The RNA shown here (Bacterial RNase P class A) has 345 nucleotides and comes from a Burkholderiales bacterium. Rfam family: Bacterial RNase P class A. Rfam classes the family as a ribozyme. Its Rfam clan is "RNaseP clan". Rfam describes the family as follows. Ribonuclease P (RNase P) is a ubiquitous endoribonuclease, found in archaea, bacteria and eukarya as well as chloroplasts and mitochondria. The sequence was found by an Rfam model in a public genome assembly. The prediction has a mean pLDDT of 75.
RNA sequence: GAAGCCAGCCAGACCGUCGCUGUCCGCGAAAGCGGGCAGAGGAAAGUCCGGGCUCCGCAGAGCGGGAUGCGGGGUAACGCCCCGCCGCUAUAAGCCGUCGCUUGCGACGGCCCAAGGCGAGGAACAGGGCCACAGAGACGAGUCGCGCGCCGCGAGGCGUGCGGGUGAAACGCGGCAACCUCCAUCCGGAGCAACACCAAGCAGGCGGACAUUGACGCUGCUCGCCGAGUCCGCGGGUAGGUGGCACGAGCGUCGCGGUGACGCGGCGCCCAGAGGAAUGACGGCCAUAGCGCAUCGGGGACGAUGCGCCGUAACAGAACCCGGCUUAUCGGCUGCGCUUCGGUU
Numbered sequence: 001g002a003a004g005c006c007a008g009c010c011a012g013a014c015c016g017u018c019g020c021u022g023u024c025c026g027c028g029a030a031a032g033c034g035g036g037c038a039g040a041g042g043a044a045a046g047u048c049c050g051g052g053c054u055c056c057g058c059a060g061a062g063c064g065g066g067a068u069g070c071g072g073g074g075u076a077a078c079g080c081c082c083c084g085c086c087g088c089u090a091u092a093a094g095c096c097g098u099c100g101c102u103u104g105c106g107a108c109g110g111c112c113c114a115a116g117g118c119g120a121g122g123a124a125c126a127g128g129g130c131c132a133c134a135g136a137g138a139c140g141a142g143u144c145g146c147g148c149g150c151c152g153c154g155a156g157g158c159g160u161g162c163g164g165g166u167g168a169a170a171c172g173c174g175g176c177a178a179c180c181u182c183c184a185u186c187c188g189g190a191g192c193a194a195c196a197c198c199a200a201g202c203a204g205g206c207g208g209a210c211a212u213u214g215a216c217g218c219u220g221c222u223c224g225c226c227g228a229g230u231c232c233g234c235g236g237g238u239a240g241g242u243g244g245c246a247c248g249a250g251c252g253u254c255g256c257g258g259u260g261a262c263g264c265g266g267c268g269c270c271c272a273g274a275g276g277a278a279u280g281a282c283g284g285c286c287a288u289a290g291c292g293c294a295u296c297g298g299g300g301a302c303g304a305u306g307c308g309c310c311g312u313a314a315c316a317g318a319a320c321c322c323g324g325c326u327u328a329u330c331g332g333c334u335g336c337g338c339u340u341c342g343g344u345u
Stems, first nucleotide, its partner, number of pairs: 001341005006335005012286001014284005020039008041315001045326002048324005053191004060223004065187005070084005085121001086119004094111008122182002127180002129176003139172001144163008195243004205234006217225002250269008287312001290309008
């Protein structure tokens, strides 16, 4: 210097005018008005995994069911993340061969294979089941061929040793647990439409089912517990407000420890809270992308520069919160990161 790979980050900037949501201050009796500040994402998505929080009787026993699965570590926890081991594997470069010509390049094939990528990676002497096609035979034994021994008049049979072929695997404590199973660990249920409070209004109506011989519920089943109503349909009414709900496993920065995930400490900061659901519209200007033209370089592909047009440009939109995973995604930046090759000193 070239090519490849990995990891992390960004996701248009600025100015003006008008609006929307929240909050604070001021004015106002109130309605409201004025001003300040803040106002979507890396995935807010799928709702797949793990938690916080809330209620169910603080979560009982057994069975059943589900999930995970190399070793060690991180974490509130995980099926996530980190380090290591083992196994599988791609391509570049390199090497070899053939062909072609522009004679040092290209195409094709093979070999060797980098950083990387992937792995449902416990157990097959506890038991059951399965092993396609081919093959005589797939774990039961059996006999395709040959040798030897024995039996038989013979065809052949029995025992033993060996060989060829098929196949992923050929008798060997074979293979498969992503078939059941076993082992180890973990798992109560429902979810912010949870749940709590205030207010308004109708009705304490009709029919049916179950229930102190224990309904409903804890819990899928049994036991055990609890102890009086429960459920469905019809009819009548209401469909408003407040909290939960934005200070949190929080964010930034510095230092220390650790290979790392991460942890500890100091300092600083407050960072959306709607509820038919705000987070926008317009104008100006610039950078990016795209398109066109010109010039230069080049055989060409294309590249560089300048000018003009366009006017934000990929995926996408919070709804109780958080940690992950997965999926979608135009374009760009960083590391003095890793690997291979080449040049120079």